[in-house]
Context: one part of a larger RNA
Molecule: small-subunit ribosomal RNA, central domain
Organism: metagenome
Order: sequence, then C1' cells, then structure tokens
RNA sequence: UUGGGCCUAAAGCGUCCGUAGCCGGUCGGGUAAAUCUCUUGUGAAAUCGUUGCGCUUAACGUAACGGCGUGCAGGAGACACUGCUUGACUUGGGACCGGGAGGGGUCAGAGGUAUUCCAGGGGGAGCGGUAAAAUGCUAUAAUCCUUGGAGGACCACCGGUGGCGAAGGCGUCUGACCAGAACGGAUCCGACGGUGAGGGACGAAAGCCAGGGGAGCAAUCCGGAUUAUAUACCCGAGUAGUCCUGGCUGUAAACGCUGCGAGCUAGGUGUUGCGCAUUCCACGUGAAUGUGCAGUGUCGAAGCGAAGGUGUUAAGCUCGCCGCCUGGGAAGUACGGUCGCAAGACUGAAACUU
Repeated sequence: UUGGGCCUAAAGCGUCCGUAGCCGGUCGGGUAAAUCUCUUGUGAAAUCGUUGCGCUUAACGUAACGGCGUGCAGGAGACACUGCUUGACUUGGGACCGGGAGGGGUCAGAGGUAUUCCAGGGGGAGCGGUAAAAUGCUAUAAUCCUUGGAGGACCACCGGUGGCGAAGGCGUCUGACCAGAACGGAUCCGACGGUGAGGGACGAAAGCCAGGGGAGCAAUCCGGAUUAUAUACCCGAGUAGUCCUGGCUGUAAACGCUGCGAGCUAGGUGUUGCGCAUUCCACGUGAAUGUGCAGUGUCGAAGCGAAGGUGUUAAGCUCGCCGCCUGGGAAGUACGGUCGCAAGACUGAAACUU
C1' cells in the first nucleotide's frame, strides 16, 4: 500500500466555530479538461512465439516474420457521468413574520429559612459526642427558652428517565440587555451546503497570582478513641480552600465509555413544546380524545452483534468528511520541542523484558 476496525476486547479529539483540502440538490444550453473510440509517429537490446539455418543432436547461437513494450506525443470524433461556464428551479440551507415554551447567558436590585457569633431577659448544672467512650465546652453561667442585631454562604417544598444549553453546565423573586431552538406561514433569497488537517473560542473540580471576604463545611496539621500497629475509618478542634473581582491553568469515569451531516428501513406505549380537528367546560393562557412536526424515555419486528445488547434518538442498510487503533509491560515515562508564574499540559519514543 491493499485490507480490518473504534459501546464493553487497542481505538471518537471535552465541545463548538472555522482556513486549506475533500465531498456536494433538480432541469436545460455551451465547452470538451477528464473519460471513451478511431488513427499516425515513437515505444533500444535481451527475453517470448513461428519457420529456417549453424555447431554429430539437444541445450545454445543466428536470420526473417510476428508478438510484447500496459506508456508518451500529434490528429479526428463521441458527450451519459465528473469538471469548467451560462441560464433557470425549490425540496437542502438561510432570511423574515406570528403567537407560545425554557434552572440558556450577562449585569443589577430585592427576598427567604437555617447554621454561627454578639447583646438583653429567663433559667441554674450539666452539655456535647459515640457501638461504647474520651478529648472538648461549662459557676468568667454553658446546653435550653425568648427578644433584638451582625455576617457569610445557600436557595427546602414545587422537582419530574421534566426543561434549556455545543459541551462544561444551569434551579428563590423582579427588571434590563444578549443568544439559541421548536412549531406555524407556498412571505423572500436561490445551492449560498456538508465535513474540517492546521488555527481560534469556550471548557467541572482542584490548583496558581493580585486584591477583597470568611457563617457553615473542611484537605494539611493537632488532640481523643479503636488497634498488634492506625500516618485511616469514628469523635473534638481547625488552616489553606470553598465565596467575590481581575488574570492564569486547560485537565476529568469532560461518559451515551457510542465524531459530525444526509437519505432509506415495522410498530406499541409514556412524557415535554407548538399546530390542527372533534367533544366537554366551573369560558380560563382550561380539560379530554385523535392527529402532524420537533424533543425526551421505555418495550420491541426485521436486521446487526462474539455475546451483553442495540433496534427511526441504530450498534440496521448506504453516502460524504474528520479523528483515532495495531499484543502486554517498560510508559503517557525519557529526550527534544511548544505552552505555563509554578504545579504541570500537549506532542511522544527506544533499549530491555514477556
């Protein structure tokens, strides 16, 4: 290279945007690059085939003819597909309009319960904690009841295989601003599209830098237990951190362990949003039933699969594009490079061993 794969055996980049590239809807016209046909030239020798000739024959050598030389160049033609060009179309895509849905994002304001602390009043001996205890707190009055205040974090019930978002993720209320999706509309544009090497942006938690903040929780650390030990599990304290603002880091079992887009291939049953029809109605942004589209679950035919399973949300049947895999260990290590304040990240071997 041919070929085989990537849910669980090795293998889908964490996610999206997008450059080059690759791929690309329907109907005409032109062109003839590509493709195909015919033809001309060229396409060394050896090798190969046929018929002769020469070594006593054969192998071998040699002559003529043929074939091979799959190619290149020139000429003539064909036009279905591909390309280029031109015209048109609306199904792909986009725009606009309409009434709805949403924990989508950013910023600001407001609120709620609880914990903790402080102050006042009541009260007067224990509290706390555990399997049991002890450390701990408490006559400088704790725990407990009650009133008021301070401060930080969080947002019970509703809450739902419910919703939104590209993923990470998002949950009190109100407002402003921003963005996306679904449905409905023969309103417009007219292939404007798909994927995407490099590249860019976003990216939980922890961690880092600077400045704030600090109620609760709590790595590290310190006590008390347990135990043979106990650098743990349990208990009492408690610092970074957790929170905010600005910057960095760029990783996760970043998981559906399943890349993105498109077409095709039985159904049943829930649920969310929008539309349509019918029936009901306490006429409300209402309810039920059926149905269309979009999402999200579950069961399942065919098929697929080693099986588990999957099954219109495919892991089925096909097409396009990207990424990745090639026995285990050494090793996501070493070296080099790029990035980072650092921690480290990305790229990523070999000897050796089995």